[in-house]
RNA sequence: GGGCGGACUUGACCGGGAGCGUAGUCCUCUCCUGUCACCGUAAACGGACUUCAGACGGGGUGACGCCGCCGAGCAGCACAGUUUGGACAGACGAGUCCUUCGCCGUACAGCGACGUCCUGUCCGAUAGGAUUGUCGCUGCACGAACCGCGCCAGGCCCGGAAGGGAGCAACGCUUAGUGUAGUUCUCAAUGCUUAUCGGGUCGCGGGACUGAGGAAAGCGAGGGAUUCACUCGCCUGUUCAGAUUAUGUUCAUCGGCAGCUUGUCCGCCC
Numbered sequence: 001g002g003g004c005g006g007a008c009u010u011g012a013c014c015g016g017g018a019g020c021g022u023a024g025u026c027c028u029c030u031c032c033u034g035u036c037a038c039c040g041u042a043a044a045c046g047g048a049c050u051u052c053a054g055a056c057g058g059g060g061u062g063a064c065g066c067c068g069c070c071g072a073g074c075a076g077c078a079c080a081g082u083u084u085g086g087a088c089a090g091a092c093g094a095g096u097c098c099u100u101c102g103c104c105g106u107a108c109a110g111c112g113a114c115g116u117c118c119u120g121u122c123c124g125a126u127a128g129g130a131u132u133g134u135c136g137c138u139g140c141a142c143g144a145a146c147c148g149c150g151c152c153a154g155g156c157c158c159g160g161a162a163g164g165g166a167g168c169a170a171c172g173c174u175u176a177g178u179g180u181a182g183u184u185c186u187c188a189a190u191g192c193u194u195a196u197c198g199g200g201u202c203g204c205g206g207g208a209c210u211g212a213g214g215a216a217a218g219c220g221a222g223g224g225a226u227u228c229a230c231u232c233g234c235c236u237g238u239u240c241a242g243a244u245u246a247u248g249u250u251c252a253u254c255g256g257c258a259g260c261u262u263g264u265c266c267g268c269c270c
Base pairs, nucleotide, nucleotide: 001270002269003268004267005266006265007264008263011064012061013060014059015033016032017031018030019029023050024049025048026047027046038058039057040056041055065260066259068257069256070255071254072253075250076249077248078247080245081244082243083242084241085240086239087238088237089236090235092233093232094231095230097224098223099222100221101220102219103218108213115209116208117207118206119205120204121203122199123198124197125196126195127194128193129192130190131189132188133187136183137182138181139180140179141178142177148173149172150171156165157164158163
């Protein structure tokens, strides 16, 4: 000086990467990935540090180190192609709407389908009736303290008296009035009603004629309208997401090459 082995701790290690955030770095946070390999305290209005880039405390391994290049490579990012699905927009077609024909044959149908005619219900005009009320009239009853009539006791007034006067109550009458009944007539009203003429026909009711179908739905073949809306199909475009391929790039991890460096002690060998 070199090699091997053992012990030790001062080098080194006990993870790395992307994102987020930051002047930058690390951490708590989300995600990917590795090792035999840490524990505890606080921390996103955050905790700490400064290119030597977490802080504090405890523990473990034990010389296992550092830089560069090449290759492999899970995963991520970017871009492009293919493909699948979703959303949006546009164009086209069909259906949905209307109508014709045919098929079918439902509810119903000889207690009579479809159809035709008449008529009522509805409207207008004219002429009436009924009911009720009102004006008027008639009968009966009542009937007016004071502004109806008659007759007027008592009392009052005039008078010498005879007599006379005004006049309350009562009584009678009733032309004011009240109630009731009736009633030709005037006027008015009505969920009333009759007749004639005319109008009007979607529905409903009634009657007459005829004599076997019929549509509510469905299917098929056409024509038309609208692209207003809705549904479906197809094409194109935009966008989002997934899968896959290729390229570029970053990268945990692994392998190889080369260089630099390789602490302390002991033992053995050369």
This is a predicted structure of a 270-nucleotide RNA (Archaeal signal recognition particle RNA) from a Candidatus Woesearchaeota archaeon. The coordinates come from a structure-prediction model, not an experiment, and the mean pLDDT is 77. The model forms 93% of the base pairs in the Rfam consensus. Rfam family: Archaeal signal recognition particle RNA. Its Rfam clan is "SRP clan".